Predicted 3D model of a 410-nucleotide RNA (Bacterial RNase P class A) from a Bryobacteraceae bacterium. Its mean pLDDT, the model's own confidence on a scale to 100, is 76. Of the family's consensus pairs, 94% are formed in the model. A source record names the gene rnpB. The sequence is in RNAcentral, with records from ENA. Rfam family: Bacterial RNase P class A. Rfam links the family to the GO terms ribonuclease P activity, dimeric ribonuclease P complex and tRNA processing. By type it is a ribozyme.
[in-house]
């Protein structure tokens, strides 16, 4: 210098004219969308309705401390996970940085753990290792019995020949070779029983881990270290951490399965609600005609009695309509102070949409950025509806900070 990622900030600027909404007595003049106004997810203000108290059900929250009107939000801390850098030859381990976590309870109970695997939780045993017994094979050794060959001796016989040597047959002894049988040993294969859980293998997860000893082979069987449980002590508000002693070590995981524990929660929402109040219709009250007549009551009939209307006055409810709630507020800006921070306090200054189906727009000029040779075009996401605090989601470009990679120069 450049690229990518993360976090924060900003969200085109100035001016003129013509319009629109609101305020203001007309004029003059003043104000007029956002960081998310969005989703309506969470918590409040406000309003009406309901409400003795307790419990059940339902819903929500869930390490500790703090902040706040409140919260499932924010800040700080603890613990666990991931990653990077340093120490180190390296690994492990330790310190640190960044990041992340739905982080109460699995020894109350119930349930689930696919596939694979011997076994997914009362442990078990596929391969393997060791051991016992049997069978088969191979090799070796010992013994016994045949067989073959050789050597020596003896006997018989035959011929040569007659001191002697040789052939054949038999017997004895010795040596060598090989065969058969039986026994023993070793190895291999196989069958059955037993021991083992070191190793292999399966899985997301395998019954504490590593090493040494030990053993027939193995095993917390023994020991050292690490991990874990219990007790004690210390530090801290706490979560938790540190140290010592002790126990060979028990029940693997899932509660974002039911569930248990602790805490919290009444409902509806500005179309909440309040006020004023027509016309018409209807309701209450008062007046209301002498006679006759009409309707109702007096149960069929008659008489008497009573009542109702038309009309006049009056009262109250509701609808249309109007007013209000309605925007000065957990407000904004600046400075100082307290606090690690979230946040709080003090002082000074400021007023910043309030319509009621919805105004916040258009044109032009200059500038900024992007596209385009130019003419010219465009400026992200998006649009208040009672208000506030959060969360989540959307967002072109620009600026700032951090990290990583690349490149260049010294």
């Nucleotide at each position: 210098c450049u690229u990518g990622c993360c976090g924060g900030a900003u969200g085109g600027g100035c001016a003129a004219c013509c319009g629109c909404c609101c305020c203001c007595u007309u004029u003059c003049g003043g104000g007029g969308a956002g960081g998310a106004a969005a989703g309506u997810c969470c918590g409040g203000u406000c309003u009406c309705c309901a409400c003795a108290g307790g419990g059940c059900a339902g819903c929500g929250u869930g390490c500790c401390g703090g902040c706040u009107a409140a919260c499932g939000g924010c800040c700080g801390g603890g613990a666990g996970g991931g990653u990077c850098c340093g120490c180190u030859c390296a690994a492990a381990g330790c310190a640190g940085g960044c990041u992340u976590u739905a982080c109460g309870g699995a020894a109350a109970g119930u349930g689930c753990c696919a596939c694979a695997g011997a076994a997914a939780a009362u442990a078990u045993a596929c391969c393997g290792c060791c051991u016992u017994a049997g069978u088969g094979g191979u090799g070796g050794g010992a013994c016994a019995g045949g067989c073959u060959u050789c050597a020596g001796c003896c006997u018989g016989u035959c011929a040569c020949g007659u001191c002697g040597g040789g052939g054949c047959a038999g017997g004895c002894u010795g040596a060598a070779g090989g065969c058969u049988g039986c026994c023993c040993c070793a190895c291999c294969a196989u069958u059955a029983g037993g021991g083992u859980a070191a190793g292999g293998g399966u899985g997301a997860a395998a019954a504490g881990g590593u090493g040494c000893g030990g053993u027939a082979a193995g095993a917390g069987c023994g020991c050292a270290c690490c991990g874990c449980g219990g007790c004690c002590g210390g530090a801290g508000u706490a979560a938790u951490c540190c140290g010592g002693c002790u126990g060979g070590c028990a029940g693997g995981g899932c509660a974002a399965a039911c569930c248990c524990c602790a805490c919290g929660c009444g409902g509806a929402g500005c179309a909440a609600g309040a006020c004023c109040a027509a016309a018409u219709a209807g309701g209450g009250g008062a007046g209301g005609a002498g006679g006759a007549g009409c309707g109702g009551c007096c149960c069929g009939c008659u008489c008497c009695g009573u009542u109702g209307g038309a009309c006049u006055c009056u009262c109250g409810g509701g609808u249309a309509g109007g007013u209000u709630g309605c925007u000065a507020g957990a407000g904004c800006c600046a400075g100082c102070c307290a606090g690690u921070a979230a946040u709080g306090g003090c002082u000074g200054g400021c007023c910043c949409a309030g319509a009621g189906g919805a105004a916040u727009g258009g044109u032009u000029g200059c500038c900024g950025c992007c596209c385009g040779c130019a003419a010219g075009g465009g400026c992200a996401c998006a649009g208040a509806a009672a208000c506030c605090g959060g969360c989540u989601u959307a967002c072109a470009g620009u600026c700032c900070g951090g990290c990583a990679g690349g490149u260049u120069a010294c």